[in-house]
A computed fold for a 537-nucleotide part of an RNA from an uncultured bacterium, annotated as small-subunit ribosomal RNA, 5' domain. The full RNA is in RNAcentral, with records from ENA, Greengenes and SILVA. Its mean pLDDT, the model's own confidence on a scale to 100, is 80.

Context: one part of a larger RNA
RNA sequence: GACGAACGCUGGCGGCGUGCCUAAUACAUGCAAGUCGAGCGAACAGGGAAGAAACUUGUUUCUUCCUUUGUUAGCGGCGGAUGGGUGAGUAACACGUGGGCAACCUGCCCUGCAGUUGGGGAUAACUCCGGGAAACCGGGGCUAAUACCGAAUAAUCAGUUCCUUCGCAUGAAGGAACUCUGAAAGACGGCUAUGCUGUCACUGCAGGAUGGGCCCGCGGCGCAUUAGCUAGUUGGUGGGGUAAUGGCCUACCAAGGCAACGAUGCGUAGCCGACCUGAGAGGGUGAUCGGCCACACUGGGACUGAGACACGGCCCAGACUCCUACGGGAGGCAGCAGUAGGGAAUCUUCCACAAUGGACGGAAGUCUGAUGGAGCAACGCCGCGUGAGCGAAGAAGGUUUUCGGAUCGUAAAGCUCUGUUGUGAGGGAAGAACAAGUACAGGAGUAACUGUCUGUACCUUGACGGUACCUCAUUAGAAAGCCACGGCUAACUACUUGCCAGCAGCCGCGGUAAUACGUAUGUGGCAAGCGUUGUCC
Numbered sequence: 001g002a003c004g005a006a007c008g009c010u011g012g013c014g015g016c017g018u019g020c021c022u023a024a025u026a027c028a029u030g031c032a033a034g035u036c037g038a039g040c041g042a043a044c045a046g047g048g049a050a051g052a053a054a055c056u057u058g059u060u061u062c063u064u065c066c067u068u069u070g071u072u073a074g075c076g077g078c079g080g081a082u083g084g085g086u087g088a089g090u091a092a093c094a095c096g097u098g099g100g101c102a103a104c105c106u107g108c109c110c111u112g113c114a115g116u117u118g119g120g121g122a123u124a125a126c127u128c129c130g131g132g133a134a135a136c137c138g139g140g141g142c143u144a145a146u147a148c149c150g151a152a153u154a155a156u157c158a159g160u161u162c163c164u165u166c167g168c169a170u171g172a173a174g175g176a177a178c179u180c181u182g183a184a185a186g187a188c189g190g191c192u193a194u195g196c197u198g199u200c201a202c203u204g205c206a207g208g209a210u211g212g213g214c215c216c217g218c219g220g221c222g223c224a225u226u227a228g229c230u231a232g233u234u235g236g237u238g239g240g241g242u243a244a245u246g247g248c249c250u251a252c253c254a255a256g257g258c259a260a261c262g263a264u265g266c267g268u269a270g271c272c273g274a275c276c277u278g279a280g281a282g283g284g285u286g287a288u289c290g291g292c293c294a295c296a297c298u299g300g301g302a303c304u305g306a307g308a309c310a311c312g313g314c315c316c317a318g319a320c321u322c323c324u325a326c327g328g329g330a331g332g333c334a335g336c337a338g339u340a341g342g343g344a345a346u347c348u349u350c351c352a353c354a355a356u357g358g359a360c361g362g363a364a365g366u367c368u369g370a371u372g373g374a375g376c377a378a379c380g381c382c383g384c385g386u387g388a389g390c391g392a393a394g395a396a397g398g399u400u401u402u403c404g405g406a407u408c409g410u411a412a413a414g415c416u417c418u419g420u421u422g423u424g425a426g427g428g429a430a431g432a433a434c435a436a437g438u439a440c441a442g443g444a445g446u447a448a449c450u451g452u453c454u455g456u457a458c459c460u461u462g463a464c465g466g467u468a469c470c471u472c473a474u475u476a477g478a479a480a481g482c483c484a485c486g487g488c489u490a491a492c493u494a495c496u497u498g499c500c501a502g503c504a505g506c507c508g509c510g511g512u513a514a515u516a517c518g519u520a521u522g523u524g525g526c527a528a529g530c531g532u533u534g535u536c537c
Stems, first nucleotide, its partner, number of pairs: 001536003005533005012384006018377002020342001025340003029337003034078003039075002042072004046067010085295003095219007104212002109208008117151001119149002126141006158179009186200006221267003228258003233255008270292004274285004297318005320331004348374001350373003356370001357368004387417004397408004422474006437458006481526005486507003493520003502509002
């Protein structure tokens, strides 16, 4: 000097940050991932029409049909692989940096080319029956789709062969021939309506973008009181597997591979941008913020999917907790709050989706403990204040004294002024707001309209919050402490105590006149803080 600090004493305000470093211990409760009815059938509610019945003669009930209406359990689509948390494990291609893939994938997005033809069989919901305490399960029957399955069509796709050009080897690019492979007939509108067309979807291919996968060089720790380690081990061939290379896996063959330039083992540890310190070289650290990695009660496994071996998904095993009718079930805060425990020690079971971003949706919108905010804490940094001017009878009082005085001290009182901050009142719908929506106009396009695109106008939307800020009023009133004073080290006297009580970072003080203990006056330093302890340079 620094700190994610803690402790002691003290404590006015504001801004911006920061806040379980220990038990990756266990968790009550609430919330943290949904959305789409413009994919689908259905149910319920509302509305309308018709009919019947009742009587209170204009209402109610029932049945049928329609629905520019709403809600939703289910099927279906997309998203739950992002965002958020933690640092246990990991000494490793985990990270950083620089390269490579002629060995790869990529949903949504962008660009281009070509398309969306014609069929089929189910199943949930629902209903009936049964089992179970529950969780839930089984059987019969019915039904739909942008769910599922065949068929047709296509090359610039894939596979094989051949040719040309090129390359750092495996090979790459282009051309030709043969074989193989796809879709939703969709939804919502508009019109001049068996059709055309707009938007959103869908399929194949090529390219891009983004994101990822794999490989390699170099770099960053302690112990040699760890010296040898290794059988899928090292390499080859055939095969399998993967999006893809590879002992990644497997069969056979060979006997290799690593190591004193530190293998192997043990210990410790997430890595980095950075942060602290230092003149630098270095040394230390890896909180907050950002990038990467790993993990999600412990261990293992795969499924789905463009992407996971998946925190709030599934299966198995284990420990623990809970429910039970004892047959069986349910759960996973290292998400946000919060609880217990541990500890020197670390916050509210708050508000809002208004902004930014994300998921879904054509959109309105819904969801979002991400995020934006507020709350608590002097935990840190920064800023402001606790008044300013005049004021000597040098008041009273305290302390001290050589008893003359000295000092606190212009300090106080008193007079004049100001009003930061605080308090009260008023203004302030500030900014944060752009977009979306509605209406109109225009360009392209069309047979035409709607819609899309662009522009203009209008209306609406704020959690923070009556907050920031501004104005007025009011009162010096409400706002100073902590440590030190022997030397290092700025700052001294008196009393008390008497090697006692005690102090202390080092030297050292204290045994009767202690500037070193304790108290008081005074003084010095810093100041809403000041000291102490811990850690690092």